[in-house]
RNA sequence: GGGCUGGUAGCUCAGUGGUAGAGCAUUUGACUGCAGAUCAAGAGGUCGGUGGUUCAAUUCCGCCUCAGCCCU
Numbered sequence: 001g002g003g004c005u006g007g008u009a010g011c012u013c014a015g016u017g018g019u020a021g022a023g024c025a026u027u028u029g030a031c032u033g034c035a036g037a038u039c040a041a042g043a044g045g046u047c048g049g050u051g052g053u054u055c056a057a058u059u060c061c062g063c064c065u066c067a068g069c070c071c072u
Base pairs, nucleotide, nucleotide: 001071002070003069004068005067006066007065010024011023012022013021018055026042027041028040029039030038048064049063050062051061052060
């Protein structure tokens, strides 16, 4: 330098154009002598950045950036 894959909640990951979700973690309540487990409820997201296409983009396209792998 070239190619491929990936970047979504604190962590691990879903989500193939129409209001962004799960598990774990976390907060509150119930339960308990206290805690754990269990049950219920809640909070937590500029979807890596920037342009484009579209009535509408996490999703499609260009460029940039970061990480991993391969080639030279």
Molecule: transfer RNA
Organism: Andalucia godoyi